[in-house]
Predicted 3D model of RNase P RNA and transfer RNA as a complex of 491 nucleotides.
Model confidence (mean pLDDT): 78 of 100.
Rfam match: Bacterial RNase P class A. It is annotated as a ribozyme. Gene Ontology terms of the family: ribonuclease P activity, tRNA processing and dimeric ribonuclease P complex.

């Protein structure tokens, strides 16, 4: 250099001049002017997770119901987020070994919402003979028993009794895979290698990984299907919440609490249960009542102030650590608007496209003069510049984004 | 700003994993002298898009997209 993955960071820079906002400071009776600072982003976005604050509810924890997460370990304020590491999937080198189809080992990339399918239930449509206690449709094959031929015997024919799952068909999927040996044919029947389940044992905090050694392998997928485990989670949101202020019928319902009465001077606080109505009482029904408190129904406003920005903050350096992240010490102050401000226009530099120049350097032709411009560099000229925009604050995720720098990994190609 | 719902044929809605339906409107034929009504027959889908789990998604998950909605204060 190209291509292909991955992971970081920026996302125009100066001046000048006009204009917006808050806050501070000077001027004005005041409206409102002048100076001075400081004024958007990696995602402010989607509101998907986590968590500060606020009210409300419970206030001791656990149960239950609903919802979440799910491999192990760290890391956090927490997290469905991040490191690391373990497994397993895919891809690409390399080693081995081969009957050249392939097996196996180990190294890297990328990638996985990755708990339990021998707890228990459901689902597995159509094809198909069988789809969950597996099966037998074509096939093989009939050693063995049967029926025939021949018959001295071997033999031979049939597919009946029955074997069997190699082959071959279905289908997403068919109860280990390859090779050898075996058999009538055939199977883990047997043996070897891989893959699987179990016990010891070591290694590791753990997931699990190794060596041994039994077991021929008896229970297939789906838990983003109920479920079973082990773990977290109360609820609502800044339009929460709390002050002021203006308007308005200072109405009407429903509930809850008990106003009453007594002690007390009021108030706190205690103690007690009132009036009335039907009814012959009692118990029980019904109906009265100061207030305050939520909620409906009609009514009114569309106004300040607070909450409000200093923070799980930003940045240097050293430090522990693979990292994530932490800890020390010193700097710093960096938007707080409310229909909502952070813009615009001019020069200059800087990116990128497109055109022309051919004077200059590069590269071509040419003996020389000189001449070409497909391409770079240079000089004019034109013309672009992305996704987007704070709204209570943080941590993450996921979406969207013109260009451009920088790392690391595989591949080829060229040079040394 | 903050919080719930929905998207399936032209319309208006059923379908909780196994070829996607139903009213209506629409073609078209039949009945009529012609037409309404009524009778047959018939088409019509990127199930908003994309990725994902699955043998298999309109359903179950995750991103994104388009649209309805409701919360203020006062007394």
């Nucleotide at each position: 250099c190209c291509a292909g993955g991955g992971g970081g960071c920026c996302g125009g820079g100066c001046a000048g001049c006009c204009g917006c906002g808050u806050u501070g400071g000077a001027g004005g009776c005041a409206a409102c002017u002048c100076c001075a600072c400081c004024g958007a982003g990696g995602a402010a976005a989607g509101u998907c997770c986590g968590g500060g604050c606020u009210c409300c509810a419970c206030c001791a924890a656990g149960c239950a119901a609903g919802g979440g997460u799910g491999g192990c370990g760290g890391g956090u304020a927490a997290c469905g987020c991040c490191c690391g590491c373990c497994g397993g999937g895919u891809c690409g080198g390399c080693c081995g070994u081969u009957u050249c189809g392939g097996c196996g080992g180990g190294c890297g990339g990328c990638u996985c919402a990755g708990g339990g399918a021998a707890a228990g239930u459901g689902c597995c449509a159509c094809a198909g003979a069988g789809a969950g206690u597996a099966u037998a449709c074509c096939g093989c094959c009939g050693a063995u028993g049967g029926a025939c031929c021949c018959u001295a015997a071997a033999g031979g024919u049939c597919a009946c009794a029955g074997g069997c799952a190699a082959g071959g068909g279905u289908g997403a999927a068919a109860g280990g895979g390859u090779g050898c040996g075996g058999u009538a044919a055939a199977a883990g029947c047997g043996c070897a290698c891989c893959g699987g389940g179990g016990c010891u044992c070591c290694g590791g905090u753990a997931a699990c990984g190794g060596c041994g050694u039994c077991c021929g392998c008896a229970u297939g997928g789906c838990a983003a299907a109920c479920c079973c485990c082990a773990c977290c989670c109360g609820g609502a949101g800044c339009a929460a919440g709390g002050c002021c202020g203006a308007a308005u019928a200072g109405g009407g319902g429903u509930g809850u609490c008990g106003c009453g009465c007594c002690c007390g001077u009021u108030a706190a606080g205690g103690g007690u249960a009132g009036g009335g109505g039907a009814g012959c009482u009692u118990a029980g029904c019904c109906c009265c009542g100061a207030g305050a408190c939520a909620c409906c129904c009609g009514g009114g406003u569309u106004g300040g102030c607070u909450g409000c920005u200093c923070g799980a903050g930003c940045c240097a350096u050293g430090g522990a650590g693979c990292a994530a992240u932490c800890c020390a010490u010193g700097g710093c102050c960096u938007a707080g608007a409310u229909g909502a401000a952070u813009g615009g226009c001019u020069g200059c530099c800087g990116c990128c496209g497109c055109g022309g120049g051919g004077c200059c350097g590069g590269u071509c032709c040419u003996u020389u003069c000189g001449g070409a411009u497909a391409c770079c560099g240079c000089c004019c000229g034109c013309g672009g510049a992305a996704c987007a925009g704070a709204a209570c604050c943080c941590g993450g995720c996921u979406u969207a984004c013109a260009g451009g720098c920088c790392c690391c990994c595989u591949g080829g190609c060229a040079a040394c | 700003g903050c919080c719930c719902g929905g998207g399936u044929a032209g319309c208006u809605c059923a379908g909780u994993g196994g070829u996607a339906g139903a009213g209506c409107a629409g073609a078209c034929g039949a009945c009529u002298g012609a037409a309404a009504a009524u009778c047959g027959u018939c088409g019509u889908g990127u199930c908003g898009g994309u990725g994902g789990u699955u043998c298999g998604a309109c359903u179950c998950c995750g991103c994104c997209c388009c649209u309805g909605g409701g919360c203020a204060c006062c007394a």